[in-house]
Context: one part of a larger RNA
Formats: sequence, C1' cells, structure tokens
RNA sequence: UAUGCUUGUCUCAAAGAUUAAGCCAUGCAUGUCUAAGUAUGAGCACUUGUACUGUGAAACUGCGAAUGGCUCAUUAAAUAAGUUAUCGUUUAUUUGAUUGUAACCUACUACUUGGAUAACCGUAGUAAUUCUAGAGCUAAUACAUGCGAAAAAUCCCGACUUCACGGAAGGGAUGUAUUUAUUAGAUUAAAAACCAAUGCGGGUUCGCGCCCGGUACCUUGGUGAUCCAUAGUAACUUGUCGAAUCGCAUGGCCCUUGCGCCGGCGAUGUUUCAUUCAAAUUUCUGCCCCAUCAAUGUCGAUGGUAAGGUAGUGGCUUACCAUGGUUGCAACGGGUGACGGAGAAUUAGGGUUCGAUUCCGGAGAGGGAGCCUGAGAAACGGCUACCACAUCCAAGGAAGGAAGCAGGCGCGCAAAUUACCCAAUCCCGACACGGGGAGGUAGUGGUAAAAAAUAACAAUACGGGGCUUUUCAAGUCUUGUAAUUGGAAUGGGUACAAUUUAAAUCUCUUAACGAGGAACAAUUGGAGUGCAAGUCUGGUGCAAGCAGCCGCGGUAAUUCCAGCUCCAAUAGCGUAUACU
Repeated sequence: UAUGCUUGUCUCAAAGAUUAAGCCAUGCAUGUCUAAGUAUGAGCACUUGUACUGUGAAACUGCGAAUGGCUCAUUAAAUAAGUUAUCGUUUAUUUGAUUGUAACCUACUACUUGGAUAACCGUAGUAAUUCUAGAGCUAAUACAUGCGAAAAAUCCCGACUUCACGGAAGGGAUGUAUUUAUUAGAUUAAAAACCAAUGCGGGUUCGCGCCCGGUACCUUGGUGAUCCAUAGUAACUUGUCGAAUCGCAUGGCCCUUGCGCCGGCGAUGUUUCAUUCAAAUUUCUGCCCCAUCAAUGUCGAUGGUAAGGUAGUGGCUUACCAUGGUUGCAACGGGUGACGGAGAAUUAGGGUUCGAUUCCGGAGAGGGAGCCUGAGAAACGGCUACCACAUCCAAGGAAGGAAGCAGGCGCGCAAAUUACCCAAUCCCGACACGGGGAGGUAGUGGUAAAAAAUAACAAUACGGGGCUUUUCAAGUCUUGUAAUUGGAAUGGGUACAAUUUAAAUCUCUUAACGAGGAACAAUUGGAGUGCAAGUCUGGUGCAAGCAGCCGCGGUAAUUCCAGCUCCAAUAGCGUAUACU
C1' cells in the first nucleotide's frame, strides 16, 4: 500500500503518485479606481447647482496577468546541496538622493500647442465565434509637438598693438544621456654640478628700469587588486531626459490695483546614482547499476587571436592558426520501477532501505519548434506553424488543450463533492471599498496517529489464604465464585437553549428524556512445537481438510469439521506484497 472480517465515543487527518505526462461534456479558477488620468450615457439622484455639482454602466489610459496552484515525463557532474565569484552583467517595483544651461533673434502660443480614436449614434455582412466593416461625433497622465529662468569660471578664435617677450576689444563653446579616442586619477631613498635671476606683494617712474620686503607653500577618493569611482579635452547621435498633468485648501503683497506678482500640503510622472526585490552566469566538493560499454575530433573535439552576438563572461557563433582535451583512481556509452535536497523507517555502533507527496530548488503544460508584448516569458487559463487527437457547421468555414478546483471515461490491486465562503492567512489592482477553486469551511474518508466506554460498589451465601487468640470456634486483613438482592453513577443516544461560525455543522456548556441481561449484547485470530492457551466431547477415517516450517489425518485425531472451555491482541485483528 491493497484486501478480508468487525466497528460505540472524541481529537487529529493523508487521499487518482505507482497503471495511462492517457482522453475529456459542463461550470468556475485573474482581474483591477482613489479627493487626486479621461464622463455631455439622450443613466440615476438632488435641485442655487446651464461652465464644470453628486453618483456612475460602458470605453480609452495605467498596472497586474512571468506570482499562485498542479504534476514528476525528461534529466546521472545534469538537477539539487553546502561553498565561492560578478574587478563579467540586467533589474519594473520599494526607499533615499538627483534634475536653472532647450532658442539663436528682433511682427512671437507659454495663463497651455497639434491631429486622431474608443465608448456613443446610426448603416451593414456571415449558419456560426469574446468575428468585423463602412459613415458621423468627442476626451487624455493615450499619441505627438514645444518655450522660459541666476551668477561666476574655464577653453577656443581673435581685430588691433609691441622691442614680436607680451597685452587685448570683440565673438563662440561649455546641462544630462549616447558612441569613440585621449589625459589625470600621484606617493621609496640618496649624491653631484650649474644659476642667483625669475615668480609673489608694496613704493616710484611716461617707460626701460630702480628701491624695499618676506617666501619657497602646492590637490589627489576607494579596493587585496582594475582601463574603478570621479573629473578634463576633441568629436559623435535617424538626438535620451530636462512636467503644456491631477486633487484639497485658499491666503498674502503693492509706488505699479494689473486677465499683476508671490505662495501651502499632497498625487502622478521623469533622468541618473544608490538601495531593495530578484535574476543570470560562475568556483570547489562529492551521486545508483553495468566492462556482455574502451574511446573523442574539420558538421567545434581542446586551446589561441580577432570579429560578431549577448544584459554580460565564454567555441556561444564565424574566420584564421595550433593539436590538443578527458580516460583503468573507469572516461565515453548503456540501464534506471531516477526530478535533487531538507527529510522518513530501521538500527548497540558501523550501516541498510525509502524520499511522486504540504518546505527549498529544478523541469513541463498532448508532442517538437518559433515568436510577440513586457522590467521580467522562449509564457501555454498568449500567439504562429507542423504532427497526433478531437468539437460545431447551412460544407463555404470556425473553434480547441484540466500535469488548476469540482466532475466523467479509460486504466487498473489501487484513491473523495459538478458543495459553501472570501470571515481568517496572504496575494493582486488605480485600491481602507473589488477579485482570488491561492486559501479557509463543511461532505466522503478504519491511510496513519492521540485519548478512551462496553460497567463500578455494597449486602448476603459459599469457598481459599495469611495473622492473632484459649480447643470447639471467633476476630481481623484480604482474595475469589454466584441464573440471589440492593440502591447509587454515568455516558452512547434523543434534545429546548445559548455558544461556535461568513452562515451553519461538530465539539465544549446544558434544561427535559434516557440501563438490568431479551440489553445500549466486541471482535479477530489461535490452543502439537516454534509460541501464550485442552491428552474435554461428538463427527470424519491417508478421505475431506489443516499446515509459513517440522508435520497432522490409515476408527480412542492434543493439528481436520463442530460444541464447550481456554489463550493473545483488543475498536480493532487477520492475510498478501515491498523494505529494515
């Protein structure tokens, strides 16, 4: 695990894995809105609500749908585990930082630009679908355009000027992101020679120059380690971002009362950096059976160089080279009733066997393959082919994927309800409000597991055993047997009620009923040995049968079939199989 017999209570609770990752009718399992994207529903409600009021189906937009749930077919250094690395990468969301440089110029939108489209209205097609077409409107945080705002500094060009050392009006460029090139991103110690001016500050001079003074000062983050972080320069780009958004409050200022200026708290959005949630590769170690498995490689086998590709490393791919790499310490190949692990059973210790199954990781959605969208999928309750199945049809066409939850067929030794609910736990969404066969709750359920009824007591009668006393006998302490007698006790059951619960059920509470043998009645296997328990009775007669094994049965059967009695475990016990 299955099965046979039996089954009163209560708690807990596995459950179509094994065989067919076989096939499926029907229903459901993923949707979602706040003060805060878009409302003219010719919807509803109130009427100060004719510019917008409140609510609001539908639809556009945004987000989610890559989680969850199921299954174990594949898979044997693969997965998985422990342990490294990313100085080899991507990351929606969360949280924290961050975002003054747009045009080139004088007749212009910056108090706000442009064109569509759905819902809606109407006209239509088809046997048919969550099929669509044509006409007419109208929105945006959809789709597109597109301004404005400080100072300084640096670099380049440079009219002109000079004793060609130098000075210099003026002009241009410099946000962030992208791609390429380049520069910085420092740091050991010491010796010798030469120059005495430069540089800096002050005074003076038309100027050259002259005089005085003090001083040798310089910036450099992080790592074990980088071409790192970060800066600078020159260019590059079918030019990334730099808010034409929404809600609630409404206030302040005046030389200027102007369609003036200033202003709070949020929401949403956006660039880059970090963070978080992750992901993807990656280091080391070790895995079951078989030698009736001894080898690989120009169709990448092993390495190098370069390019391509990738988010990124890499023969990942291509070109050109080299000839390698693993292997008797078992490579390569085959098998597996093999997903890996945490774990489970057994065990003195060492071990042996199991692990489909609730947690972690992987893989898969009938079989292969390919792809779109997206931060994330090689997604299947997404799409496209092919193969195998298979549904509707008016025969032209159309639709499909339960190894989600129920349910059906098939397969088999072998496995439950087409139930109720989002109340709990959590998840998703624009969200305190919606949704969730995730999940919970009942139903089925002798898979296992915990507790534990089926009687207890007394008197009487009859026995047994100690002990004490003084013989009969009595007392005392017990221990049994009884078709006798007695009242007490209770649940199992029935059941008002409350509780429980989303609503119920069950349980726990609890009024009222409710026990005498004919009930409210315990079974399953055994009684030769192993192995606890009969030399009792009847039947059978090497027959029927029993018996794991040894054996029993041929007319006194301790073993068969029965009766009685007894033994073992007990709401359970037997049998088969696998394993220790």